[in-house]
RNA sequence: GCUCGCUCAGGGCAAACCCCCGGCGACGGGGGGACGCAAAGCCACGGGUCUCCACCCAGGAGACAGCCGGGCUGCCGAG
Repeated sequence: GCUCGCUCAGGGCAAACCCCCGGCGACGGGGGGACGCAAAGCCACGGGUCUCCACCCAGGAGACAGCCGGGCUGCCGAG
């Protein structure tokens, strides 16, 4: 460096649900809580899903990185 996650260490993150706050909303932030996760770290680039506006259509503005792909970065270990 490449591939992988059977094994080790320190650990890390945190679904549903509940409470508070923000947002018209999808949803986000904080606290509690753990279903899971080896990138469940980061990026809306392609696809997808969802929301709002508009609505005959076309379209516009957004959300999701824990839907799939892609890009960047990274711990431990094995081969």

The RNA shown here (c-di-GMP-I riboswitch aptamer) has 79 nucleotides and comes from Acetothermia bacterium UBA3574. The coordinates come from a structure-prediction model, not an experiment, and the mean pLDDT is 88. The sequence was found by an Rfam model in a public genome assembly.